The part of an RNA shown here (large-subunit ribosomal RNA, domain VI) has 267 nucleotides and comes from an uncultured Bacteroidales bacterium. Its Rfam family is "Bacterial large subunit ribosomal RNA". Its family is annotated with structural constituent of ribosome and ribosome in the Gene Ontology. Model confidence (mean pLDDT): 84 of 100. It was read from a public genome assembly.

[in-house]
Context: one part of a larger RNA
Order: sequence, then C1' cells, then structure tokens
RNA sequence: CGCAAGAAGUUUGAGGAGGACUGACCUUAGUACGAGAGGACCGGGUUGGACGGACCACUGGUUAACCGGUUGUGGCGCCAGCUGCACCGCCGGGUAUCCACGUCCGGUCAGGAUAAGCGCUGAAAGCAUCUAAGCGCGAAGCCGUCUCCGGGAUAAGACUUCAUAGGGACGUUGGAGACUACGACGUCGAUAGGCAGGAGGUGUAAAGGCAGCGAUGCCAAAGCCGACCUGUACUAAUAUCCCGAAGCAUUCAGCGGUGCGGACCUG
Repeated sequence: CGCAAGAAGUUUGAGGAGGACUGACCUUAGUACGAGAGGACCGGGUUGGACGGACCACUGGUUAACCGGUUGUGGCGCCAGCUGCACCGCCGGGUAUCCACGUCCGGUCAGGAUAAGCGCUGAAAGCAUCUAAGCGCGAAGCCGUCUCCGGGAUAAGACUUCAUAGGGACGUUGGAGACUACGACGUCGAUAGGCAGGAGGUGUAAAGGCAGCGAUGCCAAAGCCGACCUGUACUAAUAUCCCGAAGCAUUCAGCGGUGCGGACCUG
C1' cells in the first nucleotide's frame, strides 16, 4: 500500500516448517524348536541413554546498587565511628533475576497407499502359472496421526459486534524489548516510586551500662538490608492535541442533457 466505506474481536486452513531416535532388564518361557549344546517369534511390563520443550518448589551456580570480616594507604582536626582507592582490594555469605549440574513433560497408538516378499482367482497356452484383466496381505521407509506458523491463499475467505465508533500522540511502566513493536495503567487509578507490614539475606550495629587488669563477653535474633509478596493515593501518570468512512447538506469547477435568443447558409 492492497483486500471497493470505517472499525474492534473471533476464526477456517490452501500452504509451509518442525518432530520422528534407541538400549537394557523382567515376564511369556528354559516354553516352541533341538539328540544335546543351546534357545526364540508373537504379546505384556519396568527402567535407562542421547535429544527437545517448559519451569525455578527442591539441589547447585550467578547475584560489581545486600550484609559481614579484614590488609595497606589517603580523608573527615584527634579518639571512637565512618568513608575514598587498591581486580568487586582481598575474603565469607547471599534475595529477586537468569540458568543447569536441578525438576516436570515429550517420541505413543490408530488410519491410508506401497517396497522387497507372500498369496487368491485366472487366461494367453483345455494343463500349469501371484498377472496379462481383477483382488488381498505386507516395512524403522511414504502420506498422515503430533507441535508451530499460516487470508498478500491478489481466486486477497468466513463469523460476531460497534457507530461520533476506533486509533495515535503524551505520561507512569513491564516477567515485553537494541529502536520500534507487544502487554498493563493514566485519578471512575495500585502503573512506577515512596511508605507500612511480611518474606528473605547477613549475623548480634553505634552509643551507653555491667563483668573483667585486659583481650573480650553480656544487655542484644541486634542493626542494616536491591529487585520478592501484600497493602496504602503520600509523589508522578496533569492538562490536552491529532487522525478518523460511507451517507447527508452547502460552495466552487468540469462535463452532459434540455429550453430560449442571436448570427450565417440552403429551400
């Protein structure tokens, strides 16, 4: 941009893409078979490997705006207490998130047409013959079954609803994201921040008091705290603008039709 007026939503599925894997064990059964040694088909069940998808309750990583310990040096006048730099200085932990080494799930079973192969009926060729006419069975393979995309499928599909509808801008934003897009919300409001409570993490703050000569211990599960959960309008989502069809009305322009007048030609 199109899908012959504008929208919002729900779909059909032409077509396309993906997937398709496989082991072991138990049983049937030490059965059939076989002199024995050995040892099944068919069927039923269990459990793995690799691969794929999803997820974070568990386990384990990550977690440079969380907590603590600690070295050197600089600063806040000094002590105490903080703080800058040194690979996040180093070290010990660690929520949300994102992950796998973690958890759950998947490949099933049908159906159709076939290959090799096995057959039925059956002539040519009074017999025979699976084949010449005709009919059947038969693979991890083929078409499907399963998952995803899918009306630019220009042969442009279908259905429902709406009508001052519906979009966009702008703002607060997100488990969405390079931008865009997509989703939520915009006071008729929990969208983000703040705040409150909770979860969770660190691991018992400072100051003071008490005990001890002192290191230190106790008062003290303290103090601090990113993202998580719930709540709460305190702050900011204010105000507002733009696009938007058929139809109807009006104006202008072009074109067509009809009528009137004039000029010319012919009778």